[in-house]
RNA sequence: GCCGAUGUAGCUCAGUUGGUAGAGCAGCUGCUUCGUAAGCAUCAGGUCGGGAGUUCGAAUCUCUUCAUCAGCU
Numbered sequence: 001g002c003c004g005a006u007g008u009a010g011c012u013c014a015g016u017u018g019g020u021a022g023a024g025c026a027g028c029u030g031c032u033u034c035g036u037a038a039g040c041a042u043c044a045g046g047u048c049g050g051g052a053g054u055u056c057g058a059a060u061c062u063c064u065u066c067a068u069c070a071g072c073u
Base pairs, nucleotide, nucleotide: 001072002071004069005068006067007066010025011024012023013022019056027043029041030040031039049065050064051063052062053061
């Protein structure tokens, strides 16, 4: 230099043809217990890497850019 993959909650990941962003673990609070652990219930946590475009509407489509990983020379 060229080609490709990935980027979504603190972590690991879903999100099936564009239509209100979810799960598990972790965390807060409560119940249970003499107490702890375990269990149960509840709550909070995300401008979907950044920017722009298309569209009534974008995590999803297009362009650009950044980061990480892998390959070729």
This is a predicted structure of a 73-nucleotide RNA (transfer RNA) from a Candidatus Nanoarchaeia archaeon.
Taxonomically the source falls in Candidatus Nanoarchaeia (Archaea, Nanobdellati, Nanobdellota).